The RNA shown here (transfer RNA) has 73 nucleotides and comes from a Minisyncoccota bacterium. Model confidence (mean pLDDT): 81 of 100. The source organism's lineage runs through Bacteria, Bacillati and Minisyncoccota. It matches the Rfam family "tRNA".
[in-house]
């Protein structure tokens, strides 16, 4: 150099053959205990890497670009 994959929540990872995204573990706050652990209820957190195309709409298709990982040479 040349090809693939993969980028989504604080950390693992789902998703949806385009219609305002989700578990789980962690965090809050409550309930419960004498208390402290487990344990129940609720909440909070996200410009879905980055730009630009197509669309009535794009985290999802197209393409650039940057980054991790992998194979070729």
């Nucleotide at each position: 150099g040349c090809c693939a994959a993969c980028a989504u929540a604080g950390c693992u990872c789902a998703g949806u053959c385009g219609g305002u995204a989700g578990a789980g573990c962690g965090c809050u706050u409550c309930c419960a205990u004498g208390g402290u652990a487990a344990g129940g209820a609720a909440g909070a957190g996200g410009u879905c890497c980055u730009c630009g195309g197509u669309u009535c709409g794009a985290u999802u298709c197209c393409g650039u670009g940057u980054g991790u990982u992998g194979g070729c040479u």